Model confidence (mean pLDDT): 76 of 100. Bacterial large signal recognition particle RNA from Bacillus pinisoli, 265 nucleotides, folded computationally.

RNA sequence: CCGUGCUAAGCGGGGAGGUAGCGGUGCCCUGUACUCGCAAUCCGCUCUAGCGAGGCCGAAUUCCUUCUAGAGGUUUAUUCACUGUAAGGUCUGCCCUUAGUAAGUGGUGUUGACGUUCGGGUCCUGCGCAACGAGAAUCCAUGAAUCCUGUCAGGUCCGGAAGGAAGCAGCAGUAAGUGGACCAUCUCGUGUGCCGCGGGGUUGCCUGAACCGAGCUAACUGCUAGGGUAACGCUUAUGGUGGUAAAUCGACGGAAGGUGCACGG
Numbered sequence: 001c002c003g004u005g006c007u008a009a010g011c012g013g014g015g016a017g018g019u020a021g022c023g024g025u026g027c028c029c030u031g032u033a034c035u036c037g038c039a040a041u042c043c044g045c046u047c048u049a050g051c052g053a054g055g056c057c058g059a060a061u062u063c064c065u066u067c068u069a070g071a072g073g074u075u076u077a078u079u080c081a082c083u084g085u086a087a088g089g090u091c092u093g094c095c096c097u098u099a100g101u102a103a104g105u106g107g108u109g110u111u112g113a114c115g116u117u118c119g120g121g122u123c124c125u126g127c128g129c130a131a132c133g134a135g136a137a138u139c140c141a142u143g144a145a146u147c148c149u150g151u152c153a154g155g156u157c158c159g160g161a162a163g164g165a166a167g168c169a170g171c172a173g174u175a176a177g178u179g180g181a182c183c184a185u186c187u188c189g190u191g192u193g194c195c196g197c198g199g200g201g202u203u204g205c206c207u208g209a210a211c212c213g214a215g216c217u218a219a220c221u222g223c224u225a226g227g228g229u230a231a232c233g234c235u236u237a238u239g240g241u242g243g244u245a246a247a248u249c250g251a252c253g254g255a256a257g258g259u260g261c262a263c264g265g
Stems, first nucleotide, its partner, number of pairs: 001265006010056002012030004020046005034054005063258006072249007080242009093232001095228007103221003106217003115211008123200006129193002131190006138181005148173004156165003
């Protein structure tokens, strides 16, 4: 140096979590690198640490060490961005509301504002009057087969006759009643009318006269002082996602180096 056969090692790894700690099962990342049994109400072990059983490969591209590399995870910070939840009206705007003010707009005012004085109305009440409504009287019409009146044709009765009596229908008038008219009369009534007279009242409104001589009003905007409201903005607290910064663990990969035994040639 070559060949053959063994052994050590290896036959995935990592993160978070869990644990006194280590590993596994489970979850996640990377990746394809044996099998069976146990295992989160955990399973097994005890300081580099799965337990039990079996198999493959085997001193090198595969094992070990160093360096590099950086998928991915976790933590912290941030006066960053987005988003959720809770609370706050004694931080705070928007919004609503009360009171005031009079800067602006508007309305009104020398055809006289505001104010003052006098008077009246509206308000209450007493009396009268009118109106309205109802009734009565009055007027007109109608109105009694018979138990209203007058006249009573015809007819009836009495009588020798003359004459008399009762009396239906009709006609006229009237009673009870019915209908209508209401110019005028009387009675009663009223949230009708202020028409007249008187009394009361003076908050508010309207109006007339006289005086004064320039503002008055507060509808809208503004301003001031309060009250309310948690939808939004604001404040506080607590999450989630992303960015940035830092820390931590870290796979696959790449580079370099190192590493047995036996036999034979």
Annotation: Taxonomically the source falls in Bacillus (Bacteria, Bacillati, Bacillota, Bacillaceae). It was read from a public genome assembly, where an Rfam model found it. Rfam family: Bacterial large signal recognition particle RNA. By type it is a non-coding RNA gene.